[in-house]
RNA sequence: GGGCCUGUAACUCAGCCUGGUUAGAGUGACUGGCUCAUAACCGGUUUGUCGGGGGUUCAAAUCCCCCCAGGCCCA
Numbered sequence: 001g002g003g004c005c006u007g008u009a010a011c012u013c014a015g016c017c018u019g020g021u022u023a024g025a026g027u028g029a030c031u032g033g034c035u036c037a038u039a040a041c042c043g044g045u046u047u048g049u050c051g052g053g054g055g056u057u058c059a060a061a062u063c064c065c066c067c068c069a070g071g072c073c074c075a
Base pairs, nucleotide, nucleotide: 001074002073003072004071005070006069007068010027011026012025013024020058028046029045030044031043032042033041051067052066053065054064055063
């Protein structure tokens, strides 16, 4: 220098290909029930500039462009 992959909640990830409900799941944290008590179990609550910027569109996590960070391969 060239190519490919990844980036979404505190953590691990799904959703992207095929744009359209209010952006989700598990774990964690907090809290209520249960219990002599703790754990387990059951219920509830809680946190998002979807890596950043721009473009297209009535509408973008999703499509297009540029950039950033990490990983792999080639030279």
Transfer RNA from a Candidatus Kariarchaeaceae archaeon, 75 nucleotides, folded computationally. The organism belongs to Candidatus Kariarchaeaceae, within Archaea. The RNAcentral record of the sequence draws on ENA. Rfam family: tRNA. The family's RNA type in Rfam is transfer RNA. Rfam links the family to the GO term triplet codon-amino acid adaptor activity.